This is a predicted structure of a 440-nucleotide RNA (Bacterial RNase P class A) from a Vicinamibacteraceae bacterium. Lineage of the source: Bacteria > Pseudomonadati > Vicinamibacteria > Vicinamibacterales > Vicinamibacteraceae. Rfam family: Bacterial RNase P class A. The family's RNA type in Rfam is ribozyme.
RNA sequence: GCAGUCGACCAGGCGAUCGCUGGUCCGGUUCACGGCAAAGUGUGACGGGCUGGAGGAAAGUCCGAACUCCGCAGGGCAGUGCGCCGGGUAACACCCGGGCGGGGCAACCCGACGGAACAGUGGCACAGAAAAUAUACCGCUCACCGAAACGGGAGCCCGCAAGGGCGAGCGCGACGGUGAGUAAGGGUGAAAUGGUGCGGUAAGAGCGCACCGCGCGGCCGGCAACGGACGUGGCAGGCAAAACCCCGCACGGAGCAAGACCAAAUAGGGAAGCGUUCGAGGACGGCCCGUCCGAAGCUUCCGGGUAGGUUGCUCGAGGCCGCGAGUGAUCGCGGCCCUAGAGGAAUGAUCGCCACGUGCUGGGUUUCCCGCCGGCUGCUCACGCAGCCGAACGGGAGGCACAGUGCGAACAGAACUCGGCUUACCGGUCCCCUGCAGCC
Repeated sequence: GCAGUCGACCAGGCGAUCGCUGGUCCGGUUCACGGCAAAGUGUGACGGGCUGGAGGAAAGUCCGAACUCCGCAGGGCAGUGCGCCGGGUAACACCCGGGCGGGGCAACCCGACGGAACAGUGGCACAGAAAAUAUACCGCUCACCGAAACGGGAGCCCGCAAGGGCGAGCGCGACGGUGAGUAAGGGUGAAAUGGUGCGGUAAGAGCGCACCGCGCGGCCGGCAACGGACGUGGCAGGCAAAACCCCGCACGGAGCAAGACCAAAUAGGGAAGCGUUCGAGGACGGCCCGUCCGAAGCUUCCGGGUAGGUUGCUCGAGGCCGCGAGUGAUCGCGGCCCUAGAGGAAUGAUCGCCACGUGCUGGGUUUCCCGCCGGCUGCUCACGCAGCCGAACGGGAGGCACAGUGCGAACAGAACUCGGCUUACCGGUCCCCUGCAGCC
């Protein structure tokens, strides 16, 4: 320098103007209480000052809790979830450390990781001979049957002869068929009775042997998961338990629209009083008289409960810093801090400057290459050629800042709270580590 790995952090800054929302103070004001009145108190809207106001995921609502209400003698069934070991934690399916398996040259990453699927039930597309009581397509081997060609020729024929022709049994036997053996090899698949080698065999095979793998046994190391060496058994026997199932462990339900408190109007409920021609009550009216209506309800109190309001509500398994314990998750101690709390939902908009990323343009600077020029050296009789060095000039490529200008600037939005997980995300900063290349 390039490529990667692991973790931590940031999520634009400043200013101006205009807004939104919580708190608090002030101002005049509405309504109520209060009183002779005024003061005062409470309340609602308005205006003004000061001040607080989203996230690393506030998200998905997938796990675990806190809190609240309901349920609950004890035990079981059903159902759901989890599943290597040790530790952390309020708890967890989370985290840390370790084991085992897999991936990567490595840093490191990934794993629902109980059942060697012979407790049982069921499944296995396509391909393939066969997907499980295992089987046998090609192939390999043996036996039998048939058999081309070939070998060899008893014998026969022709010929005066030399020679030529035909040719059974026999041998060998491509190839075909039948039967048997085999599971080495081929081929299919996600998956086919463990792998490599030697021996063995007609050919083969854990058939025998060695090593690896696997099971079992005790021994050693480790808290354990597990590991190691030894002995022993030729060897469980396809895949799949994120199919049912089996084994072990855990689990009551609903959720802040939980729940608690205050409490209108109207209509029901309860009690008391008054009232039925001896007229409760209502209308007219400031009041009385009066007139009219009125043949039955009216008034007061209590209780449940709706609208509405208050609360739950943000100080909490809280944050930051330091020290200590621990490999670490985490824990302990000390100091400091208070950091949205709305209730259909505010935390924003515009402009300017700066910062960031990226593209283009411009001149500057620097490195390298080429051309041109000069010098030196070598070769050449010479022309010239080659190498090295060098300032300026011209051209090209790259780096570095600078100026101008264009574009970009994510994912997303608290709603009772907390611990996790998962998912989304423009970009940027930092620490450790790994691999490769170069230089010292």